[in-house]
C1' cells in the first nucleotide's frame, strides 16, 4: 500500500426501513443461621464518526477511523 470482514449496555452476541433485545455480569428484595442456587423486579445503549438517500436509518450509500484478515 491493495482486497474482504467487523464496530449495537460491563462482556458476548441478536435483531429489523417504523419505541432496540436476549444470555452472564450489576444492584435491590424474597428464600438461608449465613454463603452459594433458585425466584422476582430494576438500572445500564448518542447502535464507532461525519455526510447521502428517505416522511422516517442501528438497518440502504459514500467517506473516515479502530480491530481481524488476505495479498504484496
Nucleotide at each position: 500500500g491493495c482486497g474482504g470482514g467487523u464496530g449495537u449496555g460491563g462482556c458476548u452476541c441478536a435483531a429489523u426501513g417504523g419505541c432496540a433485545g436476549a444470555g452472564c455480569a450489576c444492584a435491590u428484595g424474597c428464600u438461608u443461621a449465613g454463603c452459594a442456587u433458585g425466584c422476582a423486579u430494576g438500572a445500564g445503549g448518542u447502535c464507532c464518526u461525519g455526510g447521502g438517500u428517505u416522511c422516517a436509518a442501528u438497518c440502504c450509500c459514500c467517506a473516515g477511523u479502530g480491530c481481524c484478515u488476505c495479498c504484496u